This is a predicted structure of a 110-nucleotide RNA (SAM riboswitch aptamer (S box leader)) from Halalkalibacterium ligniniphilum. Lineage of the source: Bacteria > Bacilli > Caryophanales > Bacillaceae > Halalkalibacterium (ex Joshi et al. 2022). Its mean pLDDT, the model's own confidence on a scale to 100, is 82. It matches the Rfam family "SAM riboswitch aptamer (S box leader)". About the family: The SAM riboswitch is found upstream of a number of genes which code for proteins involved in methionine or cysteine biosynthesis in Gram-positive bacteria.

């Protein structure tokens, strides 16, 4: 830097102790111990297995369906919500609400 995906899904378990939910602004979570970490679990993104399809045969692609002993990753709140544009509607010189779209985060693979 590109692609895909982010409203489901996961413990009343042990360590350890004060900070934490990326940023900024709110709203939360935390000594009835947060967060980490370790065990448990929750997931089909990469690999994997079968089996169709396409093909003259292979491979390669696509599609289902297994699978969690392989690589990740996740496991309080929708990516906790808004953050930037644009629309509707209320309200009336700003402001609420809802909706798309982007920005930024994350995760995966390349």
């Nucleotide at each position: 830097c590109u692609u895909a995906u982010c409203a489901a899904g996961a413990g009343a378990g042990g360590c350890u102790g004060a900070g934490g939910g990326a940023c900024u602004g709110a709203c939360c979570c935390a000594a009835u111990g947060a967060c980490g970490c370790c065990c448990g679990g929750c997931a089909a993104c990469c690999g994997g297995u079968u089996u169709g399809c396409c093909u003259g045969c292979c491979a390669a692609g696509c599609a289902a369906a297994c699978a969690a002993a392989g690589g990740u990753g996740c496991u309080a709140c929708g990516u906790u919500c808004a953050g930037c544009a644009g629309a509707a509607u209320g309200a009336u010189u700003u402001c609420a609400u809802u909706c798309u779209g982007a920005a930024a985060g994350a995760u995966a693979a390349g």